[in-house]
């Protein structure tokens, strides 16, 4: 200047006019304590409100055990209320690099699986070969070819992968049969690290696949249900009861009002215990005088839960960091068929031309006019967190490649 890599904002402003909600003042109406009118203020969607994957508050079962069964994480240190989350770091892999990526304990508890090709894919095996040896045959002979016996696993093939690699001694030919050296595994040592681990040294058989994102083993960790959770009120129904009012000679029959219950039929219980809870099972514990099955009918209405938070911003100190601590400062939606919009003007931002000016040797640049365009996407108890979606536009760290000085 160019190309890459990680991170972080923000996502339109400003004014006018008219229309929403909550909440607080004010006046005024009123069927009156219930509600309406009208005018003033303060505040009124996100960084993801998406998903509905994790954590938890929070509320009930509940004053609440154990064990089995389910599920969950999986290097090491640390951070959080917690976590599968976030930071540091290790150690495999990618990549020049900055960085990115891992279902990251166990294959010596067990079971399974490795197609096809290949001989041979769990204790081995010999396809083509390389030695020997034996016996026929060709041949002057070295030697060839057929068959058969024994040694071989160094050479070629097959395949994602063949029982460690390079070199050399040895051997009929060869092999870790030995030797150097490096890998790896093992044991013991010393250093550094909190630690996973890393560095180095000696010694040793010679090397005992891969696969748990396949069942399983191990290590930890997990009560359930959920705001339609769960409270308070209020009301009703085809009994019942109590006043009143109308008809009626009476009994009675309709209605209004209050208070208190849902109604009919059937089973089977009541301390020798029905039935129910502990949200899968068992144990064990607890509640318990009314249970539960079918028919009908009655009510879905107000309010709290509902917004002060594991709250948000700014400074300082502490830590590599995540985050903490310590001070100021702040109160920023609470609807319940579900508010926040609409429309004008002007600024900014982004893509395009015609045409004017400027600057420049020139590609082009700026600036004025003119026309378009403007992501994903709407709280419904709250909260950390991960995942997915995102048009433009700014900011900052580092990598590498070029030029210049």
């Nucleotide at each position: 200047c160019g190309a890459g890599c990680c991170g972080a904002g923000u996502g339109g402003g400003c004014g006018g006019u008219c229309g929403c909600g909550u909440c607080g003042g004010a006046a005024c109406c009123u069927c009156u304590u219930g509600g309406g009118u009208u005018c003033c203020g303060c505040c009124g969607a996100g960084g993801a409100a998406c998903g509905u994957c994790c954590g938890g508050g929070c509320u009930c079962c509940a004053c609440a055990g154990g064990g089995c069964a389910g599920g969950g994480u999986g290097g090491u240190g640390g951070g959080u209320a917690a976590c599968g989350c976030c930071c540091a770091c290790c150690c495999g892999g990618g990549g020049u690099g900055a960085c990115c990526c891992g279902c990251g304990g166990g294959a010596c508890a067990g079971u399974g699986c490795c197609a096809c090709a290949g001989a041979a894919a769990g204790c081995a095996a010999a396809c083509c070969g390389c030695c020997g040896g034996g016996c026929g045959c060709c041949g002057a002979a070295a030697g060839g070819c057929a068959c058969u016996c024994g040694g071989u696993a160094a050479g070629g093939g097959u395949g994602a992968a063949a029982c460690g690699g390079u070199g050399g001694u040895g051997u009929a030919a060869g092999a870790g049969a030995c030797c150097a050296c490096c890998a790896g595994c093992g044991u013991c040592c010393a250093g550094g690290g909190u630690g996973a681990c890393c560095u180095g040294g000696a010694c040793g058989g010679c090397u005992a696949g891969g696969u748990a994102a396949a069942c399983c083993c191990c290590a930890c960790c997990c009560g359930g249900a959920g705001c339609a959770a769960g409270g308070u009120c209020a009301a009703g129904a085809u009994g019942g009861g109590g006043u009143c009012g109308u008809c009626g000679c009476g009994a009675g029959a309709c209605g209004g009002c209050c208070c208190u219950g849902c109604g009919c039929g059937g089973a089977u219980g009541u301390u020798c215990g029905a039935g129910g809870g502990c949200u899968g099972c068992c144990c064990g514990c607890c509640c318990g005088a009314g249970u539960c099955c079918g028919c009908g009918g009655g009510u879905a209405g107000a309010c709290c839960g509902c917004a002060c938070g594991a709250g948000g911003c700014c400074a300082g100190c502490g830590g590599c960091a995540a985050c903490g601590c310590u001070g100021g400062c702040c109160c920023u939606a609470g609807a319940u068929g579900g508010a926040u919009g609409a429309c004008c003007g002007c600024c900014a931002c982004c893509c395009g031309a015609c045409g004017g000016g400027c600057c420049g040797c020139g590609a082009g640049g700026c600036c004025c006019c003119c026309g378009g365009g403007a992501a994903c996407a709407g709280a419904a108890c709250c909260c950390g967190g991960c995942g997915u979606a995102c048009a433009g536009c700014u900011c900052g760290a580092c990598u590498c490649g070029u030029c210049u000085g």
Background
Predicted 3D model of a 405-nucleotide RNA (Bacterial RNase P class A) from Streptantibioticus rubrisoli. Lineage of the source: Bacteria > Actinomycetota > Actinomycetes > Kitasatosporales > Streptantibioticus. Model confidence (mean pLDDT): 76 of 100. Rfam family: Bacterial RNase P class A. It is annotated as a ribozyme.